[in-house]
A computed fold for a 1467-nucleotide RNA from an uncultured organism, annotated as small-subunit ribosomal RNA.
The coordinates come from a structure-prediction model, not an experiment, and the mean pLDDT is 83.
RNA sequence: GAUCCUGGCUCAGGACGAACGCUGGCGGCGUGCUUAACACAUGCAAGUCAAUGGGAAAGCCAUCUUCGGAUGGUGAGUAUACUGGCGAACGGGUGAGUAACGCGUAGGUAACCUGCCCUUCAGCCUGGGAUAACACUGCUAACGCGGUGCUAAUACCGGAUGGGGCUUUUCCAUCGCCUGAUGGAGGAGUUAAAGCGGGCUUUGGCUCGUACUGAAGGAUGGACCUGCGUCUCAUUAGCUAGUUGGCGGGGUAACGGCCCACCAAGGCCACGAUGGGUAGCCGACCUGAGAGGGUGAUCGGCCACACUGGGACUGAGAUACGGCCCAGACUCCUACGGGAGUGCAGCAGUGAGGAAUAUUGCGCAAUGGGCGAAAGCCUGACGCAGCAACGCCGUGUGCGGGAUGAAGCUUUUCGGAGUGUAAACCGCUGUUAACAGGGACGAAUACUCUUAAUUCGAAUAGGGUUAAGGGAUGACGGUACCUGUAGAGGAAGCCCCGGCUAACUCCGUGCCAGCAGCCGCGGUAACACGGGGGGGGCAAGCGUUGUCCGGAAUUAUUGGGCGUAAAGGGCGCGUAGGCGGGCUGAUCAGUCAGAGGUGAAAGUUUGCGGCUUAACCGUAAAUGUGCCUUUGAUACUGUCAGUCUUGAGUACGGAAGAGGGAAGUGGAAUUCCUGGUGUAGCGGUGAAAUGCGUAGAUAUCAGGAAGAACACCGGUGGCGAAGGCGGCUUCCUGGUCCGUAACUGACGCUGAGGCGCGAAAGCGUGGGUAGCGAACAGGAUUAGAUACCCUGGUAGUCCACGCAGUAAACGAUGGGUACUAGGUGUUGGGCUGUCAUGGCUCAGCGCCGGAGCAAACGCAUUAAGUACCCCGCCUGGGGAGUACGACCGCAAGGUUGAAACUCAAAGGAAUUGACGGGGGCCCGCACAAGCGGUGGAGCAUGUGGUUUAAUUCGAUGCAACGCGAAGAACCUUACCUGGGCUUGAACUGCAGUCGGCAGACUCUGAAAGGAGUUUUUCCUUCGGGACGGCUGUAGAGGUGCUGCAUGGCUGUCGUCAGCUCGUGUCGUGAGAUGUUGGGUUAAGUCCCGCAACGAGCGCAACCCCUGCCACUUAGUUGCCAGCAUUUCGGAUGGGAACUCUAAGGGGACUGCCCCGGCUAACGGGGAGGAAGGUGGGGAUGACGUCAAGUCCUCAUGGCCCUUACGUCCAGGGCUACACACGUGCUACAAUGGCCGGUACAACGGGCAGCGAGACAGCGAUGUUGAGCGAAUCCCUUAAAACCGGUCUCAGUUCAGAUUGGAGUCUGCAACUCGACUUCAUGAAGUUGGAAUCGCUAGUAAUCGCGGAUCAGCAUGCCGCGGUGAUACGUUCCCGGGCAUUGUACACACCGCCCGUCACGCCAUGGAGUCGUAGCGCCCGAGGCCGGUGGCCCAAUUCUUCGGAAAGGGAGCCGUCGAAGGUGAGAC
Repeated sequence: GAUCCUGGCUCAGGACGAACGCUGGCGGCGUGCUUAACACAUGCAAGUCAAUGGGAAAGCCAUCUUCGGAUGGUGAGUAUACUGGCGAACGGGUGAGUAACGCGUAGGUAACCUGCCCUUCAGCCUGGGAUAACACUGCUAACGCGGUGCUAAUACCGGAUGGGGCUUUUCCAUCGCCUGAUGGAGGAGUUAAAGCGGGCUUUGGCUCGUACUGAAGGAUGGACCUGCGUCUCAUUAGCUAGUUGGCGGGGUAACGGCCCACCAAGGCCACGAUGGGUAGCCGACCUGAGAGGGUGAUCGGCCACACUGGGACUGAGAUACGGCCCAGACUCCUACGGGAGUGCAGCAGUGAGGAAUAUUGCGCAAUGGGCGAAAGCCUGACGCAGCAACGCCGUGUGCGGGAUGAAGCUUUUCGGAGUGUAAACCGCUGUUAACAGGGACGAAUACUCUUAAUUCGAAUAGGGUUAAGGGAUGACGGUACCUGUAGAGGAAGCCCCGGCUAACUCCGUGCCAGCAGCCGCGGUAACACGGGGGGGGCAAGCGUUGUCCGGAAUUAUUGGGCGUAAAGGGCGCGUAGGCGGGCUGAUCAGUCAGAGGUGAAAGUUUGCGGCUUAACCGUAAAUGUGCCUUUGAUACUGUCAGUCUUGAGUACGGAAGAGGGAAGUGGAAUUCCUGGUGUAGCGGUGAAAUGCGUAGAUAUCAGGAAGAACACCGGUGGCGAAGGCGGCUUCCUGGUCCGUAACUGACGCUGAGGCGCGAAAGCGUGGGUAGCGAACAGGAUUAGAUACCCUGGUAGUCCACGCAGUAAACGAUGGGUACUAGGUGUUGGGCUGUCAUGGCUCAGCGCCGGAGCAAACGCAUUAAGUACCCCGCCUGGGGAGUACGACCGCAAGGUUGAAACUCAAAGGAAUUGACGGGGGCCCGCACAAGCGGUGGAGCAUGUGGUUUAAUUCGAUGCAACGCGAAGAACCUUACCUGGGCUUGAACUGCAGUCGGCAGACUCUGAAAGGAGUUUUUCCUUCGGGACGGCUGUAGAGGUGCUGCAUGGCUGUCGUCAGCUCGUGUCGUGAGAUGUUGGGUUAAGUCCCGCAACGAGCGCAACCCCUGCCACUUAGUUGCCAGCAUUUCGGAUGGGAACUCUAAGGGGACUGCCCCGGCUAACGGGGAGGAAGGUGGGGAUGACGUCAAGUCCUCAUGGCCCUUACGUCCAGGGCUACACACGUGCUACAAUGGCCGGUACAACGGGCAGCGAGACAGCGAUGUUGAGCGAAUCCCUUAAAACCGGUCUCAGUUCAGAUUGGAGUCUGCAACUCGACUUCAUGAAGUUGGAAUCGCUAGUAAUCGCGGAUCAGCAUGCCGCGGUGAUACGUUCCCGGGCAUUGUACACACCGCCCGUCACGCCAUGGAGUCGUAGCGCCCGAGGCCGGUGGCCCAAUUCUUCGGAAAGGGAGCCGUCGAAGGUGAGAC
């Protein structure tokens, strides 16, 4: 890298009271402060009335008038305030509080209330005293408060009556759920009222309607009680004194500790009390296959609240949003003495907050509500309109034809392609918008009129009820809708286009700017950034953000897991709980079935219907999974009763064992002590040292002391729940197994909490201490060495008692029961037995293995298989087993156990590679054995560096550095300086123009170039063309950039033996097998074996050179055996034998023999042979690796330059020089130097060439020039060697650098900067530190020769021959191959990765600070209640008329108690 699994992160869907960005034609239906229950200016949102007493005005008309006005009528018994009735407790708003009988659901009240409404029964009699309004008057800034006087009622009070009610009492009947309920017959006590309006009237009254009173019932609305359900935290575990209950009172509509006195001591809680946090609940809404999860806007039901806190009054109903009282905060007024607002969470509206949410609109026409007999009045409820794409739905922005496929734009391989029938153009249509005309439904059952019927009534008055007909009433609104007119006219955007995910290109940019939901894009060719073109999606919208569900089986009831991925508690005993054997009977709680009630409406679903359709609306049905009641069933579970023996236990008989505790005892070893012998070392290590030792060690012998541990036996043997347990003996003691089947009769399993046990280290107290040995000391090692090694050594290790409570406490595997192939070994027991090493069986301990399981590894009757029961635990990595809190501990610490923040992964198993200072096997001049070098010197050459105008560029570990370069004085040349040219030095096309070219010469110039003179070419159809110059235009040119855009070529691993494929097989898969294994080879070479069988690229062979041929062919320039000639040279004739030349053949194949090898492959030895096991050498380089090298060989994409980055020329540079490195040459000498003489090659080259010979020169060389385009001639004398001589160990007769002089040659030209010759000079150097290179045979070493390039220049490069040496072996170093093993590596060990520090940022802990809720105490408003009430009081009673009584009140006192103060704690 790839794979499978685990596991998290992310996306695609739907939804929204939304907001933001861009855009915006119309209509319908909905929706619209989610934040500050923040503060509010202004207007409106609750009044009304045949009860009552008063009672206007303006205006108009009439009369009068002194014209100022007055009076009367009308307005009008109207407006209106007050008394009174009803309403104001509804309707409307909000969700702060509330985790609660608040809500939902199902019930109960024999413990209750109920105005208005309905039904029924009975009534409605008779008196009385006040009071507001009003009038007069006082105080006050204001609000307002008094005093005096008059008056009414459906206001208030007394009395009567009592069908009935209530209280009490006597009795009876029926029924029931513990209390008791209902009905009946008696007695006693008590208890009511109001009129108003209409009609008739003989004013006596009658009657109708309505109101009123008592009672019963209904309906409606409410109150209380109960079962069940209703968020989160246990890092909240205990809470509670009116608390729980009782008796008796009080209170209430009513039960009740609701309240009080007394008595008792209870009540709640692990099935989660108490406390903290959060939250209105539900019908429903969103999502989902469902189960679930989330939400609680609009609409509907319930609750709570109304500035904050407390309180009562009135009333049928409130503890009262638009009432009252008090306190607090706030705002306003004030004359500073006091007052007011009582308070928009009603409708509009304002400010503020905020990402964000509308008009200070119209109307009561409809629906509904209040009052009223009604007309009617009131109604910001409501109906409508306005604003907002906020949502849903509908509709439009046109339709048809139209190809020179127009222009433009984009792109291009320049041919074209795309946009695209799209447009233009032609022909139509008329939705919508605009204008004009017509024009609704919603409205009628109210009311009123007429008629009819019926009813009350004495009534043909009148009233009520019903039916039919007529009349009046519309905010919306001249709106919906319909018709007409003209005209395609006014009406399209937004997002996306790398993958997920539908849709691709160009340019710009160059890790910049930016994008991004995740992965990730951007560092010069960006389908990902920005723009253009094109495309895709949706569409009056489109995107983004936020939130919820889904996908997520990612909390798993449906529907997950725990050997190694996160996850089995260290182990047991056992409480609660959960689960539980066979049979019989009973019961019917669970369970199942039927029926009934309920589960509001709306919503959802389905059918039908109404708006042109749809959204929307109407109607019918379904659903409503729940709860309650009732009837039935009885298998299973439960419960009760009885019974059984197989689960479990007991008994009896046997058995094994390091099971536990205590006491005693034994030998070996170690150390120490004493003594003897004995002498210089011992000890220790990789090597040493510290240490011990002449004061006698170590060693050795004898004796003694001490403590600790128990060799051998000893064993994947035994025992125990685990930790753990090992000499021997005794005592005490737990458990297990086997056998028998006598006893009990389900007595069982598991086990939250709890209790106990629990290695080592550690702690406390006291002992003990031989050895070992943290800490510590010293010695070593090391860069350091707070380590590993050594010498010492304290705690500790040991014992007793106590604490601690953790471990990789592991089988990383909880316990129990049952079932599901085997084989083999072993421990303990039993049965059988022809005793054999056997068979059967129970209980353990191991190994192997099948089905099955598992991601795989693996497990597999000792399960990780198949099932059931119970417990524990897990939910991405890090932060972190940390912080805080609590509990435990003497401490160390343990148990429980988060979050912020951060990452897009972390992880398991297996696979292929790579790697390992892992192991195995094997190769290679890899080491070793040798020879010769480099590194030291001088010089040559290349590179780095430096320098310079330039020192052109490239190559940079091996695999750059005598490399590109097979040859830089100019040229080359790409660099620098300077001088020139601009269609250009070279190329092609077109158009125009001029004409002669070329060449030669003159002037100028450094040259290029410029200016000038001269000469005047070829073809022709005479037009012109070929050719050349110039101008213009296409375009040339670039050794400019990118080798990381490329082709081609090349290097390297490596001439290493490897690299793959098809089919088959195995594996979920990556992959494996084949290619592994046993041998063998130089080789994946071959053989054997094998789930493989074959094949390909490599290896080998085929090719070339070389070695042999008594082989063939061919003999010139080569050769000469024999013959002849000779000047003695194969020179000549001749020969074709030999050498040789160069073509073709042959030859070598482990073919033969022996031995080894299991057979084989093959190996060892031998024969023969020129050559023997690949004969030697070369060419030949698999799949691939190194983004290896080369854009400066060439080719080429893209980019860049275009009077220059092109091109021409001169000079300079590439040759610089303090240095450093690589590669070489020459040496340092005697195996040598020098001198003289003598011998033997091969490969090659040659016509602008090689150049013989001769002559000149010391020489380089020159002059002349034969021969030769070469087996013929020349280069061409090979050198080392050999022979002789000389030098004699020295900076030399070594070495030759450097320098001076004189020359030669090449070349236009040797100054920068050539080679060579000669004379002179004669440096360094005396064999080279660390280190390092080459080489295994004709090789190394050494000697010379040739060639390419080339005018000249060679120590380099490529070739040639001459002379001619060493390897035991594979431990180690380096490189490589094969299989194996480990891996957290895969850019692959030059990998990965850990910690500190420095700087910046973020979050958390924390000292500190603030807030919240409660508790104790103090103070104590208003108010209810209680007491008192000396002060006050019309109604009734009494009275001696003075007053008194009854009753009520102010005031005062007390209980409770808000706010406030204070204190200590909690969070």